[in-house]
Context: one part of a larger RNA
RNA sequence: UUGGGUUUAAAGGGUGCGUAGGCGGCCUGUUAAGUCAGCGGUGAAAUUCAGGGGCUCAACCUCUGCCGUGCCGUUGAUACUGGCAAGCUUGAAUGCGGAUGCCGUGGGAGGAAUGUGUGGUGUAGCGGUGAAAUGCAUAGAUAUCACACAGAACACCGAUUGCGAAGGCAUCUCACGAAUCCGCGAUUGACGCUGAGGCACGAAAGCGUGGGGAUCAAACAGGAUUAGAUACCCUGGUAGUCCACACGGUAAACGAUGGAUACUCGCUGUUGGCGAUAUAUUGUCAGCGGCCAAGUGAAAACGUUAAGUAUCCCACCUGGGGAGUACGCCGGCAACGGUGAAACUC
Numbered sequence: 001u002u003g004g005g006u007u008u009a010a011a012g013g014g015u016g017c018g019u020a021g022g023c024g025g026c027c028u029g030u031u032a033a034g035u036c037a038g039c040g041g042u043g044a045a046a047u048u049c050a051g052g053g054g055c056u057c058a059a060c061c062u063c064u065g066c067c068g069u070g071c072c073g074u075u076g077a078u079a080c081u082g083g084c085a086a087g088c089u090u091g092a093a094u095g096c097g098g099a100u101g102c103c104g105u106g107g108g109a110g111g112a113a114u115g116u117g118u119g120g121u122g123u124a125g126c127g128g129u130g131a132a133a134u135g136c137a138u139a140g141a142u143a144u145c146a147c148a149c150a151g152a153a154c155a156c157c158g159a160u161u162g163c164g165a166a167g168g169c170a171u172c173u174c175a176c177g178a179a180u181c182c183g184c185g186a187u188u189g190a191c192g193c194u195g196a197g198g199c200a201c202g203a204a205a206g207c208g209u210g211g212g213g214a215u216c217a218a219a220c221a222g223g224a225u226u227a228g229a230u231a232c233c234c235u236g237g238u239a240g241u242c243c244a245c246a247c248g249g250u251a252a253a254c255g256a257u258g259g260a261u262a263c264u265c266g267c268u269g270u271u272g273g274c275g276a277u278a279u280a281u282u283g284u285c286a287g288c289g290g291c292c293a294a295g296u297g298a299a300a301a302c303g304u305u306a307a308g309u310a311u312c313c314c315a316c317c318u319g320g321g322g323a324g325u326a327c328g329c330c331g332g333c334a335a336c337g338g339u340g341a342a343a344c345u346c
Stems, first nucleotide, its partner, number of pairs: 004317003007300002012314001014201004021194003025088002028085004033081002035077008049065006091191001092188003095184006103177007110154001114150008125136002162169002206247001208245004216240001220236004258313006266291009276281002295302002319346003328339004
């Protein structure tokens, strides 16, 4: 490479938008590039193959014939693919009407808790643990009441619930923005799918500047435990945790399962619509779950939300270690990230 694969054995890119490219609905006409057929040319010799001949045979030599992927020309065929032209409405999009949500951004508001401050009541302990001690406390702590301030997070509702492309998103309210779903079938008329590069977004930790700092808490200090204890437990505690702007670009970024379309027996729960009869049933579309038929799978399991049956496009894998390392290049303030080997060894 051919091939085979990618939930768990190696392997789906963190996610989206989108360039090139690849692929692409129904119908009619045309063209004849791909495709198919006929004919012609070419396809050197040697070699191979078939038949014959010569060395005593054979190897070897030699003659004749066949074959020859392909390429060129020409004449046709027109189903399929492509080009061109005209059209269609089912794919896609727009519009109108309705609905939904922890979807995003910015502003305003609220209560509980925590901590601190001030004042009151009050007195000897509090706190913490397996047990203790460090710690706090007669300069009045803990507890309790009142007031004030600060920062952060939003109990109950709350749910296999909902929304979002993913990361993620939950107090209430306002403004702005976006999305999805359903119904109608009014408009456009294939405008679609995927997407190498590229661009954008991207938890937490981390970084820069400036704020903020209640809680918690790497580092650090002390107390315990222990043979030791650079830990687990306890008392403290700084970065950080929060905000603005900017960077970084990684995660078990997971459904460890790329996206799109079509098809394949049913049962059951639930969310949001629509519709029917008419009051407890049923249909349909879109989602979120559970169980299963066929089928698949090494099995576990998956099973209309496929890991089934097919098609298209992208990404990725090819024994373990060395190693996601070295070197080079690119990016970054740095930390580091991306790309990514080999020797050697089993």

Small-subunit ribosomal RNA, central domain from an uncultured bacterium, 346 nucleotides, folded computationally.
Model confidence (mean pLDDT): 88 of 100.
The RNAcentral record of the full RNA draws on ENA and SILVA.
Rfam family: Bacterial small subunit ribosomal RNA.